[in-house]
RNA sequence: GGAGUGGGCCAUGCGGCUGCGGCAUGCCCUGCAUGCUGAGGAAAGUCCGGGCUCCACAGGGCAGGAUGCCAGCUAACGGCUGGGCGGGGUGACCCGACGGAAAGUACCACAGAAAGGAAAACUCCCCACACCCCCAGAGGUUGUGGGGAAAAGCUGAAACGGUGCGGUAAGAGCGCACCAGCGUCCCGGCAACGGGGCGGCUUGGUAAACCCCAUCCGGAGCAAGGGUGAAUAGGGAUGCCAUGCGUUGGCCCGACGCGCAUCCGGGUUGCCUGCAUGAGGGCGGCAGCGAUGCCGUCUCGAGAUAAAUGGUCGCACACGACAGAACCCGGCUUAUCGGCCCACUCCACAU
RNA sequence: GCCCCCAUCGACUAGCGGUCCAGGUCACGGCCCUUUCAAGGCCGCAGCACGGGUUCGAAUCCCGUUGGGGGCA
Numbered sequence: 001g002g003a004g005u006g007g008g009c010c011a012u013g014c015g016g017c018u019g020c021g022g023c024a025u026g027c028c029c030u031g032c033a034u035g036c037u038g039a040g041g042a043a044a045g046u047c048c049g050g051g052c053u054c055c056a057c058a059g060g061g062c063a064g065g066a067u068g069c070c071a072g073c074u075a076a077c078g079g080c081u082g083g084g085c086g087g088g089g090u091g092a093c094c095c096g097a098c099g100g101a102a103a104g105u106a107c108c109a110c111a112g113a114a115a116g117g118a119a120a121a122c123u124c125c126c127c128a129c130a131c132c133c134c135c136a137g138a139g140g141u142u143g144u145g146g147g148g149a150a151a152a153g154c155u156g157a158a159a160c161g162g163u164g165c166g167g168u169a170a171g172a173g174c175g176c177a178c179c180a181g182c183g184u185c186c187c188g189g190c191a192a193c194g195g196g197g198c199g200g201c202u203u204g205g206u207a208a209a210c211c212c213c214a215u216c217c218g219g220a221g222c223a224a225g226g227g228u229g230a231a232u233a234g235g236g237a238u239g240c241c242a243u244g245c246g247u248u249g250g251c252c253c254g255a256c257g258c259g260c261a262u263c264c265g266g267g268u269u270g271c272c273u274g275c276a277u278g279a280g281g282g283c284g285g286c287a288g289c290g291a292u293g294c295c296g297u298c299u300c301g302a303g304a305u306a307a308a309u310g311g312u313c314g315c316a317c318a319c320g321a322c323a324g325a326a327c328c329c330g331g332c333u334u335a336u337c338g339g340c341c342c343a344c345u346c347c348a349c350a351u
Numbered sequence: 352g353c354c355c356c357c358a359u360c361g362a363c364u365a366g367c368g369g370u371c372c373a374g375g376u377c378a379c380g381g382c383c384c385u386u387u388c389a390a391g392g393c394c395g396c397a398g399c400a401c402g403g404g405u406u407c408g409a410a411u412c413c414c415g416u417u418g419g420g421g422g423c424a
Base pairs, nucleotide, nucleotide: 001347002346003345004344005343006342007341008340009339010338012316013315014314015313016312017311018310020038021037022036023035024034025033026032027031040322044333045332047331048330049329050328051327052221053220054219055218059253060252061251062250064217065216066215067214068213069083070082071081072080073079084098085096086095087094088093099212100211104210105209106206107205108204122153124148125147126146127145128144129143130142131140132139161179162178163177164176165175166174180202182199183198184197185196186195187194188193225273226272227271228270235264236263237262238261239260240259244258245257246256247255280299281298282297283296284295285294286293287292317320352423353422354421355420356419357418358417361377362376363375364374369407379395380394381393382392383391400416401415402414403413404412
């Protein structure tokens, strides 16, 4: 100098005029004036988890759902951190729905001899007999019977461990060595797992098919819920009475409460609260590899309910992306013009 | 705001891992039939919302986007 990897931060800036929401103060108070304050890293998707609220301070069973290597962090999680294993990259580093297919069931189309209990042989290898050729032997585009599936061919996404040596008529884990896998023992590690020894020799794939195992999950959601008004009917008819109905939501039990259902005919839909001091933010220290935790100190930074942050002018430059709170918080995912900082890797050159 | 559901030719739909380069009806285009039109017959056109993943194989299973629809007091 070039190419790249990981992490963090910012998100046009300044000023004038004029609008809008909230709060405080003042006044001559159906309002006006002044001052302060007013969107994000994703406010988004609503995909997870939790707080909060009501129903039993959420109980038992079935069903259902979610997660899925190990350890830890956390209020909790499908998140994060560290580690293991597998894969990718020269490397920094990145990616992984990564439990079980020897519990069972199912599926594996077409092709192929055969698709999973092993079975089978198109082609093929070997032996015996017959036949043909031949003086004989070797031999053979032949037939019958038997042995075999190792090698060679054919099919497929996948063909019953792989390579080599021995063995045999030819062969077969039939025997042996190494490798892969499985089981078991020892050592290291909290564990996943790694290393070594021994054993019998081999048990295909799909669980984002059913399923099995382990762990977790009660339901509903701020239109939850609470308070207080206006208005009103404590109405009429019929039926059923506790093996009924409601809370209660997929079902059953249990708990608590209560008369209930249908039809006819009516009334209400307002205001306040929940609502922002919270697992909050900044800085520093300590413990830890880290996520994170603890301590100290400083700080308060939107709160609407038809829903507020807009418009316009000027200047500057790098010419401005995605996008707008609605109960709150922790994550994930998705969208995003660009810019800055830190650490590290590879290549080239110079010293 | 919160909670659910859906997506296949122009329209309505079948499919539920494989013989599906996705079938049917209506519509559209061409030919036949008819003096002509209709009806009828034959042929054709045209689609799995998008991007990834699982699998030998995906319209179908899983994840994420996009678009559309429904409910609440």